Bacterial RNase P class A from a soil metagenome, 402 nucleotides, folded computationally. It matches the Rfam family "Bacterial RNase P class A". It is annotated as a ribozyme. The RNAcentral record of the sequence draws on MGnify.

RNA sequence: GACCGGACGGUCGCUCUCGCUGCGUCAAGUGGCGAGGGAGGAAAGUCCGAACUCCGCAGAGCAGUGUGCCGGAUAACGUCCGGGAGGGUGGGUUCAAACCCAUUCGACGGAAAGUGCCACAGAAAACAUACCGCCCUGGCGGCAACGCCAAGGUAAGGGUGAAAAGGUGCGGUAAGAGCGCACCGCCGUCGCAGUAAUGCGGCGGGCAGGGCAAACCCCACACGGAGCAAGACCAAAUAGGGAGGGAGCCUGGGCGGGCUGAAUAAGCCUCGCCUGGGACGCGUGCCGGCUCGGCGCGCCACAACCUCCGGGUAGGUCGCUUGAGCCUCGCAGUAAUGCGUGGCCCAGAGGAAUGACCGUCCUGCCGGAGCAAUCCGGCGGACAGAAUUCGGCUUACAGGUC
Numbered sequence: 001g002a003c004c005g006g007a008c009g010g011u012c013g014c015u016c017u018c019g020c021u022g023c024g025u026c027a028a029g030u031g032g033c034g035a036g037g038g039a040g041g042a043a044a045g046u047c048c049g050a051a052c053u054c055c056g057c058a059g060a061g062c063a064g065u066g067u068g069c070c071g072g073a074u075a076a077c078g079u080c081c082g083g084g085a086g087g088g089u090g091g092g093u094u095c096a097a098a099c100c101c102a103u104u105c106g107a108c109g110g111a112a113a114g115u116g117c118c119a120c121a122g123a124a125a126a127c128a129u130a131c132c133g134c135c136c137u138g139g140c141g142g143c144a145a146c147g148c149c150a151a152g153g154u155a156a157g158g159g160u161g162a163a164a165a166g167g168u169g170c171g172g173u174a175a176g177a178g179c180g181c182a183c184c185g186c187c188g189u190c191g192c193a194g195u196a197a198u199g200c201g202g203c204g205g206g207c208a209g210g211g212c213a214a215a216c217c218c219c220a221c222a223c224g225g226a227g228c229a230a231g232a233c234c235a236a237a238u239a240g241g242g243a244g245g246g247a248g249c250c251u252g253g254g255c256g257g258g259c260u261g262a263a264u265a266a267g268c269c270u271c272g273c274c275u276g277g278g279a280c281g282c283g284u285g286c287c288g289g290c291u292c293g294g295c296g297c298g299c300c301a302c303a304a305c306c307u308c309c310g311g312g313u314a315g316g317u318c319g320c321u322u323g324a325g326c327c328u329c330g331c332a333g334u335a336a337u338g339c340g341u342g343g344c345c346c347a348g349a350g351g352a353a354u355g356a357c358c359g360u361c362c363u364g365c366c367g368g369a370g371c372a373a374u375c376c377g378g379c380g381g382a383c384a385g386a387a388u389u390c391g392g393c394u395u396a397c398a399g400g401u402c
Stems, first nucleotide, its partner, number of pairs: 001402004006361007014038010040383001044394002047392005052227004064223005069083005084108001086105007109218002114216002116212003131158002133154003137150005166184006185207001186205008231318004241309005248280001249278008257269004281299008325344003329340004362381008
């Protein structure tokens, strides 16, 4: 790194599907019998990416979030594969490196747009600076070596730090310094190789530009939101909503509306509302006793009651497992992966099934017996469990195989 993650048998159960069958109304449902299916490598975390569904949507942008070397794979991805540059580790070579090989790591665009920060220590943390030291000159002391003071020159050496203004070497100098030179690094430019990242080489330049973007920021690219408790359909009881029936007649008054009319005159109306009277009518209770009658009460209208319609809830059905599916073989490709042939159907529950016990075997430890092979007894065998479905990542894991 890849794979497996207990095996077989029996008994009793759970859930789904199918067949036969009893009850039930030929339904819903509920029993019986039989057959078949029934957790995972992570079903987990819900961290990324999608399918699917609904909501929103004229388009674009801002804000916000994410990603960030190059090329490829893919439905897509922050995943995977290949490559480049860099860091670590090991090995080879070598005096030591450079170099080569193997392995491993990763937010690997920009620090030459701007802003900001760089603790402590240190002279100084970025318009450089000078603590010790080194050197020249002057003064003083001293026989001298040298010491002290002052003015300057330095950044090689020491010291601080995670980091100190290119590195190493030679020359040079009072001492020094890219001051000069060689090599390495860096910058610019040109050429060649490569799809590209990038690499190699030539020429020019003494070197400008410390680090941090997992600080703000800049650049490029991507992104609407919610999630199967999505959503679709059927649809009680009760309480609301609406329509109709119930709900028929005569008449007075008032208000309004409409029509005729020039009109605020007058008249008319199957009109509406309010109010009054009358005879019925309707419902109901009692009495007489019969297709009716009498008495009482209620109603004269948003009534009771009846019928129908509509929305929501409970409940039920679908979504719900045939899918970016699994296995075998072949082909293409360095690989991720893709294409093709043949075969297979492999949980769909829903307060939520997939379990419990026994026996045999496997395996680890302990104890005993045995020279040993082995036998006997006891204890143990993980992490964890579907809930719309896939592709990844991460995390957990007894034991075993290669």